[in-house]
C1' cells in the first nucleotide's frame, strides 16, 4: 500500500401564553447523518433509516406421506415512495462563504396536534477509514 474481519461514527424544549391536561397548541428558542461539486451545502446532484410492492432461499404451522398448495416469521435482491430557498455582496469559480429574510424534517404512541418527549431500535444504516486483528 493492497485484501479480509471486526470495532466505531445523528445533532436539538428552554422560556412565556392558554388549558383540567400540551417539551405536541400560540409567542420566541434550538437542531442538521453520509458521498459528490469549479470553495465549505439540512434547501442543488445523488445515497441512508421507516413504509409499500415482487422475486428469491430458509424455517415453522397446516392440508395424513412425497410432490405440490395455504399462511406465518424472520433475512436477501430488485422497484416503488422519499421534505424545504430566495435576494444582495465578494471572486476566475459560490443555489455551499458573507449579509439578509424565508423555508423542511418518516411511522406508531400520548390526558391536546410532536424535527426536538417514549417506542419499534442494545436495531438498521449510506458513506468514512478514525481505531484494532489477520494476511499478502
Nucleotide at each position: 500500500a493492497c485484501g479480509u474481519g471486526c470495532u466505531c461514527c445523528g445533532g436539538g424544549g428552554u422560556c412565556g401564553g392558554u388549558g383540567a391536561a400540551a417539551g405536541u397548541c400560540c409567542g420566541a428558542a434550538c437542531c442538521g447523518g453520509c458521498g459528490g461539486u469549479g470553495a465549505c451545502a439540512g434547501u442543488c446532484c445523488g445515497c441512508g433509516a421507516a413504509c409499500c410492492g415482487c422475486u428469491c432461499a430458509u424455517c415453522c404451522a397446516g392440508g395424513u406421506c412425497c410432490a405440490c398448495c395455504u399462511g406465518g416469521a424472520g433475512g436477501a435482491a430488485c422497484g416503488g415512495c422519499u421534505g424545504a430557498a430566495c435576494c444582495g455582496g465578494u471572486g476566475a469559480a459560490a443555489a455551499u462563504c458573507c449579509g439578509g429574510u424565508a423555508c423542511c424534517g418518516a411511522c406508531g404512541g400520548u390526558g391536546a396536534g410532536a424535527g426536538u418527549c417514549c417506542g419499534g431500535a442494545u436495531g438498521g444504516g449510506a458513506g468514512g477509514a478514525a481505531g484494532c486483528a489477520c494476511g499478502u

A computed fold for a 136-nucleotide RNA from Acidipropionibacterium jensenii, annotated as FMN riboswitch aptamer (RFN element). The sequence is in RNAcentral, with records from Rfam. It matches the Rfam family "FMN riboswitch aptamer (RFN element)". Rfam's curators write: The RFN element is a highly conserved domain that is found frequently in the 5'-untranslated regions of prokaryotic mRNAs that encode for flavin mononucleotide (FMN) biosynthesis and transport proteins. Lineage of the source: Bacteria > Actinomycetota > Actinomycetes > Propionibacteriales > Acidipropionibacterium. Its mean pLDDT, the model's own confidence on a scale to 100, is 80.